RNAcentral holds the full RNA, with entries from ENA and SILVA. A computed fold for a 504-nucleotide part of an RNA from an uncultured bacterium, annotated as small-subunit ribosomal RNA, 5' domain.
Context: one part of a larger RNA
């Protein structure tokens, strides 16, 4: 000199972009952040729409009739394992860089074959009960793409190579003949549905090197090393248990301590290196603490369950309810970090066959000079070198072409009119009456911060008197201070300026 997620002071016109709790992984009022599908299902609370009956207040009620568009609870299926937040643990195959063999893998894609036939049940409804509640119990009865045999099956699984065992579920749309118990049956077309191989994408394991400090930590280990048999997992294995055997590991630092998420990057520096891991992107842990499972293609699951604590909240005192490190926001800590805003237009995500439906993901507003980057605060002329300030040898010098004055411009702000692309050939734009484009008036609204002894670019007065003070260092101050205040002038930066921390 660079640099910043800064943060103080003193100031501050605009306009683009980027970023904004680094503290207390501290505690939260309250709204929204993951739901969809009636083309699976039995139905029908709520709204609608038109028809028709009946009453009559002449348009409102109750029924025909879930008969139609829908759908609220509830069965079912897929999705809540993604997205989105934090950095608490963690010195570890945790992460990066190379390798590997003993695995699964929903939804996608390509092959191949298959989709018969048939049972018993229970959500809800209805009845009746306990309870403040939260919920929960009995009775009756009903459906399915929900369970469950039965058939059939190999290129799939066991195999003793003879065999043996294993599956499925249906909707919707069109439709001529036949058939018909008028519900269909059939046939055809999409959407599923099982079985198997294979891809592609996704995880799981194992190893080689790498990977803070410090020896004022030297010895550590008993499932510990390894063998056999079983078990276990999608899979290899001390992963587990049971027997043998006595092993592994270390001064090339093992153990146990402290400190830390890692990386691509990031800032510095010529470069080696050094410091660092906000913001963007991969990996990883965590989701009040801490335990476990379960369901499931995928978790031992942030907005599931289950115990167990702390805390906080209802309670009829029996007993129940929560989890913002999603976005806002709110208290609290701190030197300090924004709105309880808009929108699904547009990227993307889930469900759906589609219309759609949800998306605090995003996209946009709003806040902050917190940072980058443009840009403005005018310009040409003007000497009586004006009036005042400051100095002064009192002559004058200097602030200065500055100012005033005359002639001009309109960028930015402002009004007033017009008005986008972003939208994906029909529809549809939050942002937005934005951005931009034309007119109008009019220098009018827009300059400050630091500093001047030396380093270091800049000097005079005046006030103070080792006082008050300054200061990065070297040092100024004790009566002529260019170092302290103040004012003239001057110098550096400039909507910033300066001071404190960080890092090179």
């Nucleotide at each position: 000199g660079a640099u910043u997620g800064a943060a103080c002071g003193c100031u501050g016109g605009c306009g683009g972009u980027a970023u904004g709790c680094u503290u207390a992984a501290c505690a939260c009022a309250u709204g929204c952040a993951a739901g969809u599908c009636g083309a699976a299902c039995g139905g029908a609370a709520a709204c609608g729409a038109a028809a028709c009956u009946a009453g009559c207040u002449u348009g409102c009620u109750a029924g025909u009739a879930g008969g139609c568009g829908u759908c609220g609870a509830g069965u079912g299926g897929c999705g809540g394992a993604c997205g989105g937040g934090u950095g608490a643990g963690u010195a570890a195959c945790g992460c990066g860089u190379a390798g590997g063999a003993a695995u699964c893998u929903g939804c996608c894609u390509g092959a191949u074959a298959g989709u018969g036939g048939g049972g018993g049940a229970u959500a809800g409804c209805c009845c009746g009960a306990a309870g403040a509640a939260a919920u929960u119990c009995g009775g009756a009865u009903u459906a399915a793409u929900a369970c469950c045999g039965c058939a059939u099956a190999a290129u799939c699984u066991a195999u003793u190579c003879g065999u043996a065992g294993u599956a499925a579920a249906g909707u919707g749309g069109g439709g001529g003949a036949c058939u018909u118990u008028c519900g269909a049956g059939c046939c055809u077309c999409a959407c599923g549905c099982u079985a198997u191989c294979a891809g592609a994408u996704g995880a799981g394991c194992c190893u080689g090197c790498g990977u803070a400090a410090g020896a004022u930590u030297a010895g550590c280990u008993a499932g510990u090393u390894g063998g056999u048999a079983g078990g276990g997992u999608a899979a290899a294995a001390g992963c587990c248990u049971a027997c043998c055997a006595a092993g592994g590991c270390a001064a090339c630092g093992a153990u146990g301590u402290u400190u830390a998420g890692c990386c691509g990057g990031c800032c510095u520096g010529a470069g080696a290196g050094g410091g660092u891991g906000a913001a963007c992107g991969g990996c990883c842990a965590c989701a009040c603490u801490g335990g476990a499972a379960c369901u499931g293609a995928g978790a031992c699951a942030c907005g599931g369950u289950c115990c167990a604590g702390a805390c906080u909240c209802c309670u009829a005192c029996g007993g129940g309810a929560g989890g913002c490190a999603g976005c806002a926001g709110u208290g609290g800590g701190g030197a300090a970090u924004a709105u309880u805003g808009c929108g699904c237009a547009a990227u993307g995500g889930g469900c759906g066959a589609a219309a759609g439906c949800c998306u605090g993901a995003c996209g946009c507003a709003g806040c902050a000079a917190c940072g980058c980057c443009g840009u403005g605060u005018g310009a040409g002329c003007g000497a009586u070198g004006a009036a005042g300030g400051c100095u002064u040898u009192a002559g004058a010098g200097u602030c200065g072409u500055a100012a005033a004055g005359c002639u001009c411009u309109g960028u930015c702000a402002a009004a007033u009119g017009g008005g986008a692309a972003g939208a994906a050939u029909u529809u549809u734009g939050a942002c937005g009456g934005u951005a931009c484009c034309a007119u109008u008036a009019g220098a009018g609204g827009a300059a400050g911060c630091c500093c001047c002894g030396g380093c270091u670019a800049a000097c005079u007065c005046c006030g103070u008197g080792c006082c008050a003070g300054c200061a990065g260092c070297c040092g100024c101050g004790g009566u002529a201070a260019u170092a302290c205040g103040g004012a003239g002038g001057g110098g550096g930066c400039a909507a910033g300026c300066g001071u404190u921390g960080u890092u090179c």
Model confidence (mean pLDDT): 86 of 100.